[in-house]
């Protein structure tokens, strides 16, 4: 840095549906890619952390401390202020 996979980041309902994922349908003489439409599912797809892999650099001491975002209404539950 990427892949997986677990936890955290208080939590519920309910809308809408970009990305993604599924299904259909169109394109050309056919099959594939790419592209469009169309149906259905979708608001942790971020962050930060432990753990496994792959890759790639580095030769770096230890301690101490701890989060910040995430479309819209609504409720709850906590902190702190007001009636």
């Nucleotide at each position: 840095g990427c892949g997986g996979u677990c936890g955290a980041g208080a939590g519920g309902c309910g809308c809408u549906g970009c990305a993604g994922c599924g299904g259909g349908c169109c394109c050309g003489u056919u099959c594939a890619c790419c592209g469009g439409c169309u149906c259905g599912c979708c608001a942790c797809g971020c962050u930060c952390g432990g753990c496994c892999g792959c890759u790639g650099g580095c030769c770096a001491u230890u301690g101490c401390a701890c989060a910040a975002g995430g479309g819209c209404g609504c409720c709850u539950a906590c902190u702190c202020g007001g009636a």